RNAcentral holds the sequence, with entries from Rfam. FMN riboswitch aptamer (RFN element) from Mangrovibacillus cuniculi, 135 nucleotides, folded computationally.
[in-house]
RNA sequence: AUUCACCUUCGGGGCUGGGUGAAAUUCCCGACCGGCGGUAAGGAGUAUACGUACUCUUAAGCCCGCGAGCUUUUCGAAGCAGGAUUUGGUGUGAUUCCAAAGCCGACAGUAUAGUCUGGAUGGGAGAAGGUGAAG
Numbered sequence: 001a002u003u004c005a006c007c008u009u010c011g012g013g014g015c016u017g018g019g020u021g022a023a024a025u026u027c028c029c030g031a032c033c034g035g036c037g038g039u040a041a042g043g044a045g046u047a048u049a050c051g052u053a054c055u056c057u058u059a060a061g062c063c064c065g066c067g068a069g070c071u072u073u074u075c076g077a078a079g080c081a082g083g084a085u086u087u088g089g090u091g092u093g094a095u096u097c098c099a100a101a102g103c104c105g106a107c108a109g110u111a112u113a114g115u116c117u118g119g120a121u122g123g124g125a126g127a128a129g130g131u132g133a134a135g
Stems, first nucleotide, its partner, number of pairs: 002134009017029003031115002033105002035066004042057006061103002069080004085101005107118003
């Protein structure tokens, strides 16, 4: 280094403006937002037989997986509910880059809610650090 146990801290953003209406931040026009892990061809470094290989680092709301709700639980977990992308360009290689046009967003409440209020001073994928043990 790695594995295991424990502890501490951290861990989500967003309707300006206008229309209709008795009433809408919920409808309509328009605006705005994007959790966590993985994935490189970018960046840095090392080695080199100069072909390349390896290491580190960074890159996606809609590629893969996870998280918030509910039920069960032998407390390990299991099940249910819950969303979405194409076209063109470069290139050996990209649904991640560049360009364009789209699309999506749990539950409860309320004039129908991704953005308001509430469960929530909660939970949480995980991130960083520390202590101890194994080796």
Rfam family: FMN riboswitch aptamer (RFN element). A reference for the family is Vitreschak et al. (2002), "Regulation of riboflavin biosynthesis and transport genes in bacteria by transcriptional and translational attenuation", Nucleic Acids Res.